This is a predicted structure of a 72-nucleotide RNA (transfer RNA) from a Propionibacteriaceae bacterium. The source organism's lineage runs through Bacteria, Bacillati, Actinomycetota, Propionibacteriales and Propionibacteriaceae. Rfam family: tRNA. The family's RNA type in Rfam is transfer RNA. The sequence is in RNAcentral, with records from ENA. The coordinates come from a structure-prediction model, not an experiment, and the mean pLDDT is 82.
[in-house]
RNA sequence: GCCUCUGUAGCUCAGUGGUAGAGCUUCCGCCUUGUAAGCGGAAGGUCAUGGGUUCGAGUCCCAUCGGAGGCU
Numbered sequence: 001g002c003c004u005c006u007g008u009a010g011c012u013c014a015g016u017g018g019u020a021g022a023g024c025u026u027c028c029g030c031c032u033u034g035u036a037a038g039c040g041g042a043a044g045g046u047c048a049u050g051g052g053u054u055c056g057a058g059u060c061c062c063a064u065c066g067g068a069g070g071c072u
């Protein structure tokens, strides 16, 4: 230098163009003599950044940035 994959909650990851979700973590409550476990609830998002297509974009297209792998 070129090619491929990848970027979504604190962490690990779903999400087939039509309301952004799950598990774990955190916090609150229930339960218990108490703790853990269990049960219920809550909080937590500029979907890497910018632009484009579209009635509508996390999703499609382009550029840039970060990460991983490969080729030379």
Stems, first nucleotide, its partner, number of pairs: 001071007010024004018055001026042005048064005